């Protein structure tokens, strides 16, 4: 310091990265050299050599070697022999050292270890002094004989030496003492000699070792009580020395909440690491110190030990054996084997330093010196350097222009460190000696020669493209990538970062202020015990003296070396060493200071408290009394109902309910007063009255003198519900029964009702037991209980103030924000409680506690990156206010039934192209499929193609055959146009040929443009500044009206633009005005006919104007905006109607209109052709149309439009044809002609309620007109037929005024082909009380655990799959206490039973000592009985994860019964 909780914010708060580090391991890869380190695991077991010997100058001797002397035999230089006689020396007696030195770390929580200190000790070699070393004496090894054993060994005779061993003799000092004495010592050797080395006793010194003492020194309390030689005394005894270290006997003591004892871990320091420090975490090399040497026990020698490479038992292993019996101990160096992820050579030399021994010489030293192996760390070095642009090839992207690899190579000119070779060559040594050594180091040669990897490249974190793959393979430290365009996967090309390494994994500290002393927190996030007494602790009012225990300052000793850190020096440098300094925050002693803390001691009086008088109070505890109610019982009046609900019933009542009147009995709870009032630590506490009792506050004065706060463990009280025992029970009412609702209803509702509730005595102990311990400061404002003071006043209210309680409201300050605010959560002190992600879990296990229910105390293993708090924007809500809309109501008419038509769906097919699915798909894309459309499908063809651009060559017309066409096949004629400077140049159709290419209604609408629908013509959406917030965000846009409208006013921390809204367009509705012709006639003439003249009145048509703006008048409205009525006016508040769709939403719709990225085919998924098909039919829906008839069909006859179309077109008058329609051709490029006669209506007639003179489908026959072509599959017309249908179930559309309704007309596609779409007049209504309700929306507000936004989120059971733990009948091991058994070696006490050189000796013995014997203690070992720990179990309980399972429907909105405890 980032990164992760969210749509975004702020905080809390955990996971994770960045950084150092290592005795390290693995994975890729390796050029050198110097210093270093190198079995963390099996104190696991070991083959084979080597680590401890020396001294002939202590002693006897002579097995081996040499030498010399001698002899002997011959082979004349060899062989045997003899002589310790010489060098020396195996084996032995003697000294001396094996206790050092080297190893690993099992034990050990302790005087082990670290610091600092003591007295009651001993110390061989060493060093310094003082005093000696006279005289005898008996052995034993060795060796010789002679036996046993495989073996190891050993038994017996017997000789012999000394610096081995005994006495005796002396004793300055030494030792014991009773103060009188009394005891104790020796060794000699070398050497011609001086003398050297030694030996005894003492006394000091030095070093070395033992002892004691305060103090530090893991982690558990789910280890709380532990000890009997235990704790002290005395006597003895025992050791070098103190001491219960032994042992008698006394005494009852010692340790422990400041953790005894128990369990579990663990050698401990200097230091290392890591950190800004405090701290954490470690204890490899190196160094001190401890312990330990197969396990376990003991001792002896000795100066020193209970001994690594000594000995004795015992046990477990291994190995020899002749089976009788023996041996053995690498945690010394190498070096096996096993264990593991892992750690080396069975080397060299004693040359240096050291060590033992020796008078030395020297021997021995796996100790050490080197050297070998490992990139295992640290340093240092180098794989070249300079030039070089045609920016080469080649890789790689590409927008195809080109950029990149890249001065990077190639080439040119240099250089030679390392590494290689020659030659030469110090220092480590000091007279001599060098493993190391082919040494460091110097010189000469050649040659760029021989020397680069590794991991990243989404974000944290430096570095970005292409291909492949397509939730697959796979990636990941945390967020997270990957379901066809992956900078997160694999490759390739570039890029970054370290570099002989470079990554992963592990581990330690940082970062984490996430244990917080330094340096955190407890109202909502984790966290204040439910409350109160109060013992230890922990804090503590004023003044004054003393001390000097904290404190402060000064000197001293100490803090080991080595490291770290200054500051020099040596290796070329640097790691690395060397030499000095600081430093070691500490610990002791020793001087001082006296503020403040402690301590004494003396005062004070504000803290506390105590007297005195007073008033309030549902404060407690007991007795006793009241009246209202329910609700039983008992009598009366009274009759068919009552109850009870959303609506029922269950339930009561003709055996008299319900009502309702009189009495009675029983229990329980006290209406009004009653009030964020009272009181009390809390829990709580309400009729009255009596009785006993606690506190608290007010006011004067008095006395006490700090007596005070606060509290781990105690102790006490403690709703509701339970629990025991015994009563009482009227209402209510868990469980339980019935109705009832529901899909179900073990709930909500109802109707019973049983424990409880009530009392009295015990227990239990927990609640969302909820404002949060105490004391002091720190503005104010306003209510209100209590008790006082002032001011007036007759007296009360009312006003000022003091003291205590209770509340609102707000400022500084805090706070993440909400919010708290003198009743703090502000700003200080004290002390206790308590938290450290979330799930698991307040759960297991254990322990207290209880009658039980259970409470308290409190884990892990697993699992997840989030859990949360506050606020903010939307979103929703069966949450609330307002307000709109054919949205409901009131109406009118309609679908939903019945037949067609069309359109979907499904189904069938060779195909029955594709596309659109709630409103917002279904008469839609399609304004019109018989071919063509056309995309399907089948059959037959065709490949640069039907279309586009380039090249080359070339005009171009015409014919035959084959076929269904396309197409394939042929024959014949020609050589062109345009311009010209005559050299040449240009175009344009068609054919052929090459490959660039074209071509796709193939695919993605979820990769896109653009268009489109939807909410919605809803009124609403933003934006600058600027103000407020810590910040999402907020004002503004809220707010009061008012409107169709964020329309408008008016007020406000706003003020303002913009996109919407409206206006401005087109349309129609009056007038007027300007032009009248194809339009139109009033007047004049003419005429069948506005037919012509005429006219410009008038209708009509253009162009351009006027009018409506709430302007005017009354009313409401504070005002303003506005609204209601009224007047004039064709029109009245938006005049009707249309275009005109703000910011956005639905990954809404279209790649098949187009454009389009990207993927796919290319003799085919392109194109071309025929015939089929998109029209197929058990059935479903949707959207119409005719109708079901009399307001009506038929029939005849008559009237009035409006828009609009027409030359490949509209077609007229005549004529034929029952009719479609035929012929004919006048007339129209259109206010002139034609479609084209409107129809409902109106007039007369005629059917009379019928399946009809309704309906008009289906058939059948005949025909018309389009068109290549009506067979599949066209409209039409006539003749005949003449279905269902008699107004339609749940349901559900459309319209509010010229509007439904009803009637007809044209137009677009179009050869033809509309019930369909648009358009257009005609006739012409009913209803709207009104906003409770159901839809959709608009704007405040509230709620939320919603953000994919309620089609949301979310619980539990059950089913299956895995994982961890708990219980369990047992069971198998560890360890441990108690109580016994046994007792090996050894030690010590006893013993005379054998045996017995030195001295004594009175010669018999005797002192002494072996050896046996037994007694104590006591290892291993065995019973029994018990804690404790870990594994392990059929069954089994919960828990947790896990992809779309089943069942509900708990919680989040009033989550539909508020929600929690």
């Nucleotide at each position: 310091g980032a990164g992760u909780u969210u749509g975004a914010u702020c905080c809390u708060g955990g996971c994770u990265c960045a950084g150092a580090u290592u005795g390290a391991a693995c994975g890729c890869u390796u050029g050198c050299g110097g210093c270093a380190u190198g079995c963390c695991u099996a104190a696991c077991a070991c083959a084979u050599g080597c680590a401890a010997g020396u001294c002939g100058a202590a002693c006897g001797g002579c097995a081996g070697c040499a030498u010399c002397a001698g002899g002997a035999g011959c082979u004349u230089g060899c062989u045997c022999c003899u002589g310790g006689a010489u060098g020396g020396c195996g084996a032995g007696u003697g000294g001396c050292g094996g206790a050092c030195g080297g190893g690993g770390g099992a034990g050990u929580a302790a005087c082990g270890c670290g610091u600092a200190g003591g007295a009651a000790u001993c110390u061989g070699c060493c060093u310094a002094a003082u005093a000696g070393a006279u005289g005898g004496g008996g052995a034993c090894a060795a060796c010789u004989c002679a036996g046993g054993g495989a073996a190891a060994c050993u038994u017996g005779a017997g000789c012999u030496a000394a610096u081995a061993c005994c006495g005796a003799a002396u004793a300055c000092g030494c030792c014991c003492u009773a103060c009188g004495g009394g005891g104790g010592a020796a060794a000699g050797c070398g050497g011609u000699g001086g003398c050297a080395c030694g030996c005894u006793a003492c006394u000091g010194g030095a070093u070395g070792a033992g002892c004691c003492u305060a103090u530090g020194u893991c982690a558990g309390a789910u280890u709380a009580g532990c000890u009997u030689g235990u704790u002290g005394g005395u006597g003895g005894g025992g050791u070098a020395a103190u001491g219960g270290c032994c042992u008698a006997c006394c005494a009852a003591g010692g340790c422990g909440a400041c953790g005894a004892u128990c369990u579990g871990u663990a050698g401990c320091u200097g230091g290392u690491u890591u950190g800004a420090g405090a701290g954490g975490a470690u204890g490899a090399c190196c160094a001190g110190c401890c312990a330990c040497a197969c396990u376990g026990g003991g001792a002896c020698u000795g100066a020193g030990a209970c001994a690594c490479g000594g000995c004795c038992c015992a046990g477990a292993c291994u190995c020899c054996u002749a089976c009788g019996g023996g041996a053995g101990g690498c945690a010394g160096c190498a070096g096996u084997g096993g264990g593991g992820a892992a750690u080396a050579u069975u080397g060299c030399a004693c040359a240096a330093u050291g060590g033992g021994c020796g008078c030395a010489a020297g021997c021995c030293u796996g100790a050490u010196g080197c050297a070998g192996c490992c990139a295992u760390g640290c340093c240092g070095c180098g794989u070249g350097u300079g030039u070089g642009a045609a920016g080469a090839a080649g890789g790689c992207c590409u927008u195809c222009g080109g950029g990149u690899u890249g001065u990077a190579a190639a080439g040119c000119a240099c250089u030679u460190u390392c590494a290689g070779u020659u030659g030469g060559g110090a220092g480590g040594a000091c007279c001599c000696u060098g493993a190391c050594g082919u040494u460091a180091c110097c010189u000469a040669c050649a040659g760029a020669a021989g020397a680069a990897g590794c991991a990243c490249c989404g974000g944290c974190u430096a570095a970005c493209u292409c291909c492949g793959u397509g939730c697959c393979a796979g990636c990941a430290g945390c967020c997270g990538c990957g379901g066809u365009a992956a900078u997160a996967c694999g490759g390739g090309g570039g890029g970054u970062g370290c570099a002989a390494g470079c990554g992963u994994u592990a581990u330690u500290c940082g970062g984490a202020a996430u244990u917080a002393u330094u340096g955190g927190g407890c109202g909502u996030a984790a966290a204040g015990c439910g409350a109160g007494u109060g013992c230890a602790g922990g804090c503590g009012g004023u003044a004054u003296u003393a001390u000097a225990a904290g404190u402060c300052a000064g000197a001293u000793g100490u803090g080991a070396a080595a490291g770290c850190c200054c500051g020099g020096g040596g290796c070329u440098c640097a790691a690395c060493c060397c030499c000095g300094g600081a430093a070691g925050u500490g610990c002791a002693u020793u001087u001082g200071a006296a503020a403040c803390u402690g301590u004494a001691a003396u005062a004070c009086u504000u803290g506390a408290g105590u007297a005195u008088g007073g008033g309030a109070g549902a404060g407690g505890a007991a007795a006793g009394u009241g009246g209202a109610a329910u609700u039983c019982c008992u009598g009366g009046u009274g009759u068919a109902g009552a109850g009870g609900u959303g609506a029922a019933a269950u339930u009561c009542g003709u055996a008299g309910a319900u009502a309702u009147c009189a009495g009675g009995a029983g229990g329980a709870a006290c209406a009004c007063c009653a009030g964020u009032g009272g009181c009390g630590a809390a829990g709580g506490c309400g009729a009255c009255u009596u009785u006993c009792u606690g506190g608290a506050c007010c006011a004067a004065u008095a006395c006490u003198g700090a007596c005070g706060c606060u509290c781990a463990g105690a102790c006490u009280c403690g709703a509701a519900g339970g629990c025991g025992u015994g009563g009482g029970g009227a209402g209510c009412g868990a469980a339980c029964a019935g109705g009832a609702u529901u899909a179900g209803a073990u709930a909500c509702c109802c109707u019973g009702g049983u424990a409880g509730u009530c009392c009295a005595c015990g227990c239990a102990g927990u609640a969302a037991a909820c404002g949060u311990a105490c004391a002091a400061c720190u503005a104010g404002g306003u209510g209100u209980c209590g008790c006082g003071g002032g001011u007036a006043u007759u007296g009360a209210c009312c006003c000022c103030u003091g003291c205590g309680g209770u509340g609102c409201c707000g400022g500084a300050g805090c706070u993440a924000a909400c919010g708290c605010a003198u009743u703090a959560a502000g700003u200080u002190g004290u002390c206790c409680g308590c938290c450290u992600g979330g799930g698991g879990a307040g759960u297991a296990c254990g322990a207290u506690c209880g009658c039980a229910a259970g409470a308290u105390u409190a884990a892990a293993a697993c699992u997840c990156a989030a859990a949360g708090g506050a606020a903010u924007u939307u979103a929703c809500g069966g949450g609330g206010g307002c307000c709109c809309g054919c949205a409901c109501a009131a109406g009118c008419g309609g679908u939903g039934g019945a037949g067609c038509a069309u359109g979907u769906g499904g189904u069938u097919u060779a195909a029955u192209u594709c596309g659109a699915c709630a409103c917002a798909a279904c008469g839609c894309g399609a304004a019109g499929a018989c071919c063509c459309u056309u995309a399907c499908c089948u059959g037959g063809a065709u490949u640069u193609g039907a279309c586009a651009u380039c090249c080359u060559g070339a005009a171009u017309c015409u014919u035959u055959u084959u076929g269904a066409a396309a197409g394939a096949u042929u024959u014949g004629a020609g050589u062109g146009c345009c311009c010209u400077u005559c050299g040449g140049g240009g175009a344009a159709c068609c054919c052929a040929g090459u490959g660039a290419c074209a071509g796709g209604u193939g695919c993605u609408g979820c990769a896109u443009g653009g268009c489109u629908g939807u909410c919605g013509u809803c009124a609403g959406c933003u934006c600058g500044u600027g103000u407020c917030g810590u910040g999402a965000g907020a004002u503004g846009u809220u707010c009061g009206g008012u409107u169709a409208a964020g329309u408008c006013c008016g007020g406000c921390a706003a003020c303002g633009c913009g996109c919407g809204c409206a206006c401005c367009c087109c349309u129609u509705g009056u007038c007027c005005u300007u032009a009248g012709u194809u339009a139109c006639c009033a007047u004049c003439a003419u005429u069948u006919c506005g037919u012509u003249g005429g006219g410009g009145c008038c209708u009509c048509u253009c162009c351009g104007g006027c009018g409506c703006c709430u302007g005017c008048c009354g009313g409401u409205g504070c005002c303003c905006c506005a609204c209601c009525g009224g007047a004039g006016g064709a029109a009245g508040g938006c005049g009707g109607g249309g275009a005109c769709g703000a910011c956005g939403u639905c990954a809404a719709g279209u790649c098949a209109u187009c454009a389009u990225g990207g993927c796919c085919c290319u003799u085919a998924g392109g194109a071309g052709u025929a015939g089929g098909g998109c029209u197929g039919c058990a059935c479903a829906c949707g959207u119409g149309c005719u109708a079901c008839a009399a307001u009506g069909g038929c029939a005849u006859g008559u009237a009035c439009a409006a828009a609009g179309g027409g030359u490949u077109g509209c077609c007229a008058a005549g004529c034929c044809g029952c009719g479609a329609g035929g012929u004919g051709g006048a007339g129209c490029u259109a206010a002139u002609c034609c479609c084209a006669u409107a129809a409902a209506g109106c007039a007369u007639g005629u059917c009379g309620u019928a399946g009809u003179c309704c309906g008009g489908a289906u058939u059948g026959g005949a025909g018309u007109c389009u068109g290549c072509a009506a067979c599949u599959c066209g409209a039409c017309u006539c003749c005949a037929u003449g279905a269902a249908g008699u107004c339609g179930g749940a349901a559900u559309c459309g319209c509010u005024a010229g509007u439904a309704a009803u009637c007809g007309u044209g137009a677009a596609u179009c050869a033809g082909a509309a019930u369909g779409u648009c358009a257009c007049g005609g006739u012409g209504a009913a209803u709207a009380c009104g906003u409770u309700c159901c839809c959709g929306g608009g704007c405040c507000u509230u709620g939320u655990a919603c953000a994919c936004a309620c089609a949301g989120c979310c619980c539990g059971u059950c089913a299956c799959a895995c994982c961890a733990u708990g219980g369990u009948a047992g069971u198998g091991g560890g360890u441990u206490g108690c109580a016994c058994c046994a007792g090996a070696a050894g030690u010590a006490g006893c013993u005379a039973g054998a045996c017995u050189a030195a001295c004594c000796u009175u010669c018999g013995g005797g002192a002494g000592g072996u050896c046996g014997g037994u007694u104590a203690c006591c290892a291993c070992g065995g019973u029994g009985u018990g804690g404790u720990u870990c594994a392990u179990g059929a069954c089994u309980g919960g828990g947790g994860u896990g992809a779309a399972g089943u069942c509900g429907g708990c919680a989040c909105a009033a989550g539909g019964u508020a929600g929690c405890c």

About this RNA: Predicted 3D model of a 1461-nucleotide RNA (small-subunit ribosomal RNA) from an uncultured prokaryote. Rfam family: Bacterial small subunit ribosomal RNA. Its family is annotated with ribosome and structural constituent of ribosome in the Gene Ontology.